[in-house]
């Protein structure tokens, strides 16, 4: 210098005009002023947990999930370490990687034969032994469990439209029923309650839940590591919190990157690009999307010393 | 927001490990003066896309894209 591998970070700044949500102050009110207002993924909703209701969530069956071994965590399908297999020259990457001597099932085509054994050649009296081509797999306890299943472990169900309170409004009718019905979800038991279903009628408003930590940073100690323990009391944050759902639109200047032109090599001009996308109960992960830029460590190749 | 389901020929759908099918539609021929009906023959497929498991994938697993469905309360 070129080509890569792994990990991490950022992802525009300022100003003007108009406009929006929340909170506070002022105002009788219309409104005015001030403060504040998206992300690393807010996304997909694929896992896990908190929270709420159903019983303080209990037992059994069914069902679902995970899968070398060990560890971390509130928990996980996440993360860390390590073994094995495959890929790569390498740094490294990928792996649903338990068990077909418990049972069942499947094994197209080819092939004598796909699990019952049998075909051909050679050796051998025989029992049997060796070899053969096809095929992913050929008698060897064959191959397949992201086939049923077995083993070990885990999982109760639903979801903030959960749930709680207040307000407004209406019209009842029919059917079933305590060896029953509902909560309760696929079933049974248990527990609790006494109604349940259909037709018709009425609201479709407000408040709470709601945003304040399984937090970051620094230091010390333990551990290979993921991570854990302690310290900080004026370290920081706790200030988005809507409910047809705000966080926007336009313009200008400066950045950043690419292409190109000029150059007195200091630089200057023109054009283009400036992404993915947007909270809705909260959190930990995974996956996917992302213009462009930066940092750290490492590998391979070339050249020079 | 939360919870579910689908994607196979131009259209509607079967197919749940072993050579992708049916009906309608399309094309050609026959039939008819001509058309329809009918008959015969034929063409047409990235099984939405990508990756994985497997000897082998429309089918099994994972991700992506797209389309569709359901939901509150009172007496």
């Nucleotide at each position: 210098c070129g080509a890569g591998c792994a990990g991490g970070u950022c992802g525009g700044a300022c100003g003007g005009u108009c406009g929006c949500g929340g909170c506070g102050a002022c105002g009788c009110g219309a409104g005015u002023c001030g403060c504040u207002g998206a992300g690393g993924a807010a996304a997909g909703u694929c896992c896990g947990g908190g929270c709420u209701c159903c019983a303080a969530a209990g037992g059994g069956c069914a069902g679902g999930g995970u899968a070398g071994c060990g560890g971390g965590u509130a928990a996980c399908a996440c993360c860390c370490g390590u073994c094995c297999g495959c890929c790569g020259u390498g740094a490294g990457g990928c792996g649903a990687g338990g068990a077909c001597c418990a049972g069942c099932g499947c094994c197209a085509c080819a092939g004598u034969g796909a699990c019952g054994a049998a075909c051909c050649g050679c050796c051998g009296c025989a029992a049997g032994g060796c070899g053969g081509g096809u095929g992913a797999a050929a008698c060897g306890c064959g191959g397949c469990a992201a086939g049923c299943u077995c083993u070990a472990c885990c999982c109760g169900g639903a979801g903030c439209a959960a749930g709680a309170u207040c307000a407004c409004g209406c019209a009842g009718g029919g059917g079933c029923g305590a060896u029953g019905g509902c909560g309760u979800g696929g079933c049974c038991c248990g527990c609790g309650c006494c109604g349940c279903c259909c037709c018709g009628g009425g609201u479709c408003g407000a408040u709470c839940g709601c945003u304040a930590g399984a937090g970051g940073c620094g230091g010390a100690g333990g551990g290979c590591g993921a991570c854990c323990u302690c310290c900080g009391a004026u370290c920081c944050g706790u200030c988005a919190g809507a409910g047809g759902g705000a966080u926007g639109a336009c313009c200008g200047u400066c950045g950043g990157c690419g292409c190109u032109c000029c150059u007195u090599c200091g630089g200057g001009g023109g054009c283009g690009c400036u992404a993915c996308c947007g909270a809705a109960c909260c959190c930990g992960g995974c996956u996917u999307a992302u213009a462009g830029a930066c940092c750290u460590g490492c590998u391979c190749g070339g050249c020079a010393u | 927001g939360c919870g579910c389901g689908g994607u196979u020929a131009g259209c509607u759908c079967a197919g749940u490990g072993g050579u992708a099918g049916a009906g309608c539609a399309c094309u050609a021929c026959a039939u008819u003066g001509a058309c329809a009906c009918u008959g015969u023959a034929g063409g047409g497929g990235u099984c939405a896309c990508a990756g994985g498991u497997u000897c082998g994938a429309a089918c099994c697993c994972u991700g992506u894209a797209u389309c569709g469905c359901g939901c509150a309360c009172c007496a």
This is a predicted complex of two RNAs, RNase P RNA and transfer RNA, with 380 nucleotides together.
Its mean pLDDT, the model's own confidence on a scale to 100, is 79.
Rfam match: Bacterial RNase P class A. Gene Ontology terms of the family: dimeric ribonuclease P complex, tRNA processing and ribonuclease P activity. It is annotated as a ribozyme. From the family's description: Ribonuclease P (RNase P) is a ubiquitous endoribonuclease, found in archaea, bacteria and eukarya as well as chloroplasts and mitochondria.